RNA sequence: ACCGAUAAAGGCAAAGCUAUCGAAAGGUAGCGACGCAAAGCCACGGGUCUAAAGCGGGAAACGUGCGAGUUUCCCGCCAUGAUCGCCGGGCUGCCGAAG
Numbered sequence: 001a002c003c004g005a006u007a008a009a010g011g012c013a014a015a016g017c018u019a020u021c022g023a024a025a026g027g028u029a030g031c032g033a034c035g036c037a038a039a040g041c042c043a044c045g046g047g048u049c050u051a052a053a054g055c056g057g058g059a060a061a062c063g064u065g066c067g068a069g070u071u072u073c074c075c076g077c078c079a080u081g082a083u084c085g086c087c088g089g090g091c092u093g094c095c096g097a098a099g
Base pairs, nucleotide, nucleotide: 002099003096004095011036012035016031017030018029019028020027021026034085040091041090042089044088045087046086047083048082049081054077055076056075057074058073059072060071061070062069
């Protein structure tokens, strides 16, 4: 150094519940432990999740001479949002049996 033990000292904390922020995905804090040797940090590549805004389509109402247009609802697309406890990559790091 690789590596990772039924070792030691410690660490983190899934689901769920509560509070809170957010349109949502999800975040934060507390309780809680399924797990984790980087489950420490970085959304850089891929994946996945969400779709407020935007774009497209539809319906209804309003509007008008006809329109344009406006409003509400529904559907689709979309990341600029989220996830590092999905995979890869980058940075940093505790301990030390065997090999």

c-di-GMP-I-GGC riboswitch aptamer from Candidatus Fermentithermobacillus carboniphilus, 99 nucleotides, folded computationally. It matches the Rfam family "c-di-GMP-I-GGC riboswitch aptamer". Its family is annotated with cyclic-di-GMP binding in the Gene Ontology. The coordinates come from a structure-prediction model, not an experiment, and the mean pLDDT is 88. The source organism's lineage runs through Bacteria, Bacillati, Candidatus Fermentithermobacillia, Candidatus Fermentithermobacillales and Candidatus Fermentithermobacillus.